[in-house]
RNA sequence: GGAGGUGUAGCUCAGAGGUAGAGUGUGUGCUUAGCAUGCACAGGGCCUGGGUUCAAACCCCAGCACACUCA
Numbered sequence: 001g002g003a004g005g006u007g008u009a010g011c012u013c014a015g016a017g018g019u020a021g022a023g024u025g026u027g028u029g030c031u032u033a034g035c036a037u038g039c040a041c042a043g044g045g046c047c048u049g050g051g052u053u054c055a056a057a058c059c060c061c062a063g064c065a066c067a068c069u070c071a
Base pairs, nucleotide, nucleotide: 001070002069005066006065007064010024011023012022013021018054026042027041028040029039030038047063048062049061050060051059
């Protein structure tokens, strides 16, 4: 330098056009003599900028980051 890929919650990952979820973790409460477990509730996110569309995390373009690959 070239081709393809990935980017969503603190972490690991779903979600395939109609206001985004799980597991785990965090906080609070209940439970306990206390801790752990368990139960309930809460907080927390679509890499950036454009385009298409009535509507974009999702489709298109460009950029950025990451890992892999070819030379």
Model confidence (mean pLDDT): 83 of 100. Predicted 3D model of a 71-nucleotide RNA (transfer RNA) from Ictidomys tridecemlineatus. Rfam family: tRNA. Rfam's curators write: Transfer RNA (tRNA) molecules are approximately 80 nucleotides in length. Their secondary structure includes four short double-helical elements and three loops (D, anti-codon, and T loops). Further hydrogen bonds mediate the characteristic L-shaped molecular structure. tRNAs have two regions of fundamental functional importance: the anti-codon, which is responsible for specific mRNA codon recognition, and the 3' end, to which the tRNAs corresponding amino acid is attached (by aminoacyl-tRNA synthetases). tRNAs cope with the degeneracy of the genetic code in two manners: having more than one tRNA (with a specific anti-codon) for a particular amino acid; and 'wobble' base-pairing, i.e. permitting non-standard base-pairing at the 3rd anti-codon position. Its family is annotated with triplet codon-amino acid adaptor activity in the Gene Ontology. It is annotated as a transfer RNA. NCBI's taxonomy places the organism under Eukaryota, Vertebrata, Teleostomi, Theria, Ictidomys.